Source information:
RNAcentral holds the full RNA, with entries from ENA, Greengenes and SILVA. This is a predicted structure of a 508-nucleotide part of an RNA (small-subunit ribosomal RNA, 5' domain) from an uncultured bacterium. The coordinates come from a structure-prediction model, not an experiment, and the mean pLDDT is 88.
[in-house]
Context: one part of a larger RNA
RNA sequence: GACGAACGCUGGCGGCGUGCCUAACACAUGCAAGUCGAACGGGCUCCAUCUUGUGGCAACACUUGAGAAGAGCUAGUGGCGAACGGGUGAGUAACACGUGAAGAACCUGCCCCGAAGACCGGGAUAAGCCGAGGAAACUUGGUCUAAUACCGGAUACCCCCAUCAGAUCGCAUGUUCAGAUGAGGAAAUGGAUUCCGCUUCGGGAGGGCUUCGCGGCCUAUCAGCUAGUUGGUGAGGUAACGGCUCACCAAGGCAUCGACGGGUAGCUGGUCUGAGAGGACGAUCAGCCACACUGGGACUGAGACACGGCCCAGACUCCUACGGGAGGCAGCAGUGGGGAAUCUUGCGCAAUGGGGGAAACCCUGACGCAGCAACGCCGCGUGCGGGACGAAGGCUCUCGGGUCGUAAACCGCUUUCAGGAGGGAAGAAAAUGACGGUACCUCCAGAAGAAGCCCCGGCCAACUACGUGCCAGCAGCCGCGGUAACACGUACGGGGCGAGCGUUGUCC
Numbered sequence: 001g002a003c004g005a006a007c008g009c010u011g012g013c014g015g016c017g018u019g020c021c022u023a024a025c026a027c028a029u030g031c032a033a034g035u036c037g038a039a040c041g042g043g044c045u046c047c048a049u050c051u052u053g054u055g056g057c058a059a060c061a062c063u064u065g066a067g068a069a070g071a072g073c074u075a076g077u078g079g080c081g082a083a084c085g086g087g088u089g090a091g092u093a094a095c096a097c098g099u100g101a102a103g104a105a106c107c108u109g110c111c112c113c114g115a116a117g118a119c120c121g122g123g124a125u126a127a128g129c130c131g132a133g134g135a136a137a138c139u140u141g142g143u144c145u146a147a148u149a150c151c152g153g154a155u156a157c158c159c160c161c162a163u164c165a166g167a168u169c170g171c172a173u174g175u176u177c178a179g180a181u182g183a184g185g186a187a188a189u190g191g192a193u194u195c196c197g198c199u200u201c202g203g204g205a206g207g208g209c210u211u212c213g214c215g216g217c218c219u220a221u222c223a224g225c226u227a228g229u230u231g232g233u234g235a236g237g238u239a240a241c242g243g244c245u246c247a248c249c250a251a252g253g254c255a256u257c258g259a260c261g262g263g264u265a266g267c268u269g270g271u272c273u274g275a276g277a278g279g280a281c282g283a284u285c286a287g288c289c290a291c292a293c294u295g296g297g298a299c300u301g302a303g304a305c306a307c308g309g310c311c312c313a314g315a316c317u318c319c320u321a322c323g324g325g326a327g328g329c330a331g332c333a334g335u336g337g338g339g340a341a342u343c344u345u346g347c348g349c350a351a352u353g354g355g356g357g358a359a360a361c362c363c364u365g366a367c368g369c370a371g372c373a374a375c376g377c378c379g380c381g382u383g384c385g386g387g388a389c390g391a392a393g394g395c396u397c398u399c400g401g402g403u404c405g406u407a408a409a410c411c412g413c414u415u416u417c418a419g420g421a422g423g424g425a426a427g428a429a430a431a432u433g434a435c436g437g438u439a440c441c442u443c444c445a446g447a448a449g450a451a452g453c454c455c456c457g458g459c460c461a462a463c464u465a466c467g468u469g470c471c472a473g474c475a476g477c478c479g480c481g482g483u484a485a486c487a488c489g490u491a492c493g494g495g496g497c498g499a500g501c502g503u504u505g506u507c508c
Stems, first nucleotide, its partner, number of pairs: 001507003005504005012380006018373002020338001025336003029333003034080003039077002042074005049066002053062003087291003097215007106208003111204007119153004128143006158185002161182004166177002169174001190196002217263003224254003229251008266288004270281004293314005316327004344370001346369003352366001353364004383413004393404004417449001419444005427435001452497005457478003464491004473480002
């Protein structure tokens, strides 16, 4: 000097930030991922009109049922999203990260550009209806039905595969181009009536995957390590290369330039310090990685081996009719616990961004705001001018005085901030503002509401008196205290900083 700090004393205001560093301990409650009826069948509600009944002379009032076109809502099938966004740092010394290359070994939904197309058919099933079982979670039988759900056939500019022969390029495996023959491969002409979708192929953008060079911790009181181990052939598998996996064959591979083992640790942009070199750190913000009660596994999908999905095992908690079930805050708040220590069970989708939708719009604890905390940085205030040969009072004294001290009183002035009143935004593009009657502006009253903390032996700026008597105590080091203590305690005085001041811890 710095801090995600804590503790002690003290505490007026504002702006901007920051706020579980410990138990990746356990979690009550609410919310955090839905949306589309312009994909589909059904159901419900409303409704013109018709209709039943009662009262009434009538007008009419109350009432029953049916209900077109249409409007609205919706459990289910289907589509897209849910792999993003948000959290945490446990694990990981590794191509995890950073940086630079490579992929002639790869994938890519939505989006953009280009080319070509969508023909003919079929069988189901959820919901519904009728049952059955179960305490529940839920399960199950029969029957009916729709689709942009599912399936078969046709067509193929094109794509893929096999064979044949040619040209071209490359360090090699090989690439690229044009050709012939054969085998294989599509679709929803659907929904609305500006349009949006469907299929195949080529390209792009963005994203991902894989490989390699180099770089970044400690330890030799760890010196040898290794059997899918190292390589080959073949096969399987993958989007793709590869011992990735398997069979067989060979005996290799790594290591004092530190293998293997142990310890520690997410990595980086950066942050702190320092003149720099360097050292230490990796909170907030941003990029990447890893994880989601613990361990394992796959399914779906363009993408996961999937925080708020599934299955199995385990620990724990809860419900139970004892047969069986349910759950996972390292999302936002919040609770218990641990701890020196770290916040509200707030408001809003107005903005920015994201998902769905043609749109209206819906969802969004991302986000925007507000709340709490001097936790940090920055700014402001607690008044300004005059005022005595100097009040009272305190302290001290050689009793003359000195000092607090222009300090106060008193006189004059001002009103920042806080307070009261009035007006009142930008942020929004036509509408839409949580913040918020906020910021800001104007007016009003009155010095009015606002100062403490540490230190005064030397280092180190600031001294006397009394009390105490190696006691009580102080202390960062040197050291003070045993009867005149500038070092303990108190007072007066003084010094430093100031809404803070000290102490402790850690780094430079």